[in-house]
RNA sequence: GCGGAUCAAGCGAUCGCCUCCGCGCGAGCGGAGGAGGAAAGUCCGGACUCCAUAGGACAGGGUGGCCGUUAACGACGGCUCCGAGCGAUCGGGGGAAAGUACCACAGAAAACACACCGCCUGCCGCUUCGGCGGCCGGUAAGGUUGAAAAGGCGAGGUAAGAGCUCACCGGUUCGUCAGUGAUGGCGAACGCAUGGCAAACCCCACCCGGAGCAAGGCCAAAUAGGAGGGUUAGGCGGUCCGUCCAAAACCCUCGGGUAAGGUCGCUUGAUCCCUUGAGCAAUCAAGGCGCUAGAUGAAUGAUCGCUGUGGCUGCAUUACCAGCCAUGACAGAAUCCGGCUUACCGAUCCGCUU
Numbered sequence: 001g002c003g004g005a006u007c008a009a010g011c012g013a014u015c016g017c018c019u020c021c022g023c024g025c026g027a028g029c030g031g032a033g034g035a036g037g038a039a040a041g042u043c044c045g046g047a048c049u050c051c052a053u054a055g056g057a058c059a060g061g062g063u064g065g066c067c068g069u070u071a072a073c074g075a076c077g078g079c080u081c082c083g084a085g086c087g088a089u090c091g092g093g094g095g096a097a098a099g100u101a102c103c104a105c106a107g108a109a110a111a112c113a114c115a116c117c118g119c120c121u122g123c124c125g126c127u128u129c130g131g132c133g134g135c136c137g138g139u140a141a142g143g144u145u146g147a148a149a150a151g152g153c154g155a156g157g158u159a160a161g162a163g164c165u166c167a168c169c170g171g172u173u174c175g176u177c178a179g180u181g182a183u184g185g186c187g188a189a190c191g192c193a194u195g196g197c198a199a200a201c202c203c204c205a206c207c208c209g210g211a212g213c214a215a216g217g218c219c220a221a222a223u224a225g226g227a228g229g230g231u232u233a234g235g236c237g238g239u240c241c242g243u244c245c246a247a248a249a250c251c252c253u254c255g256g257g258u259a260a261g262g263u264c265g266c267u268u269g270a271u272c273c274c275u276u277g278a279g280c281a282a283u284c285a286a287g288g289c290g291c292u293a294g295a296u297g298a299a300u301g302a303u304c305g306c307u308g309u310g311g312c313u314g315c316a317u318u319a320c321c322a323g324c325c326a327u328g329a330c331a332g333a334a335u336c337c338g339g340c341u342u343a344c345c346g347a348u349c350c351g352c353u354u
Base pairs, nucleotide, nucleotide: 001352002351003350004349005348006347007346009307010306011305012304013303014302015301017034018033019032020031021030022029023028036330040341041340043339044338045337046336047335048212049211050210051209055241056240057239058238060208061207062206063205064204065079066078067077068076069075080093081092082091083090084089094203095202099201100200102196103195116143117142118139119138120137122135123134124133125132126131151169152168154166155165156164170192171190172189173188174187175186176185177184178183216264217263218262219261226254227253228252229251230250231249232248234245271290273288274287275286276285277284278283308327309326310325311324312323313322314321
């Protein structure tokens, strides 16, 4: 330097807070338990719940090398190609010969090469005979600009040039072999069939119904499936069809009610840890062990002591010992789970590279 992992002090005392259990008529007393690696951002995926129905098509959105893992994913693992690095390692990935659009500035030119400079044949004019100027043409090899300039490079060739020809490199297509596959090896053919951009439209393949625990159920209280008026004959959370619901649906006014009511959902779960086995791995299987917050104007705190850890001093250095100081960061549950991303005092460990 690269990659990965772990900890985020421990024990005790006192005073407090929340939940549960027990005792007590009660005030209260006793006991047990009480935040994180990210509880965060709410970015992605699922479980669960409701939406009458959630099936098809369109619209819309998402993903994008291949294979696998998974409940699922945009996550993870392995492999593959391209790029960066001496390297450990890191970053990236459908299609630009289906079509359309765009490519700032600079530059002659940004894709139909309208040739600026330069180079060259020819013609004309001038000439100090070295050349110079003009015109019609040829030329993408050289210069200039740019993020990017029409395969690269060398030789031949030519008036000068040009894949015009050839070697090597690159590319495309085909065949063959290896591989589940992406892809790779080998061989042949083709002078190259033409730039970038798809986080521009678009095309291809696959996936996605919507809202969310303030979901939603029950109970209590209150009560009125309240009254009046209007619109439409159908209504239904993107549209259509299908299915389904329904004599109702929607809107306005008045009246009533009140609000963060109680309770369930609620935390035992794709669960944690250990061992063994399968697999390169992600992960899976079997066995064992453990229970680890469930609040709702929302608890989880403060002080002290000991131990540990770090720093400084005694001491020129190391160790021991002693003393002093510090124990700090980011932050903080709110239905749960799998990821990603971001924040973070300090300390430790492992592997690898130069």
This is a predicted structure of a 354-nucleotide RNA (Bacterial RNase P class A) from a soil metagenome. It matches the Rfam family "Bacterial RNase P class A". From the family's description: Ribonuclease P (RNase P) is a ubiquitous endoribonuclease, found in archaea, bacteria and eukarya as well as chloroplasts and mitochondria. The family's RNA type in Rfam is ribozyme.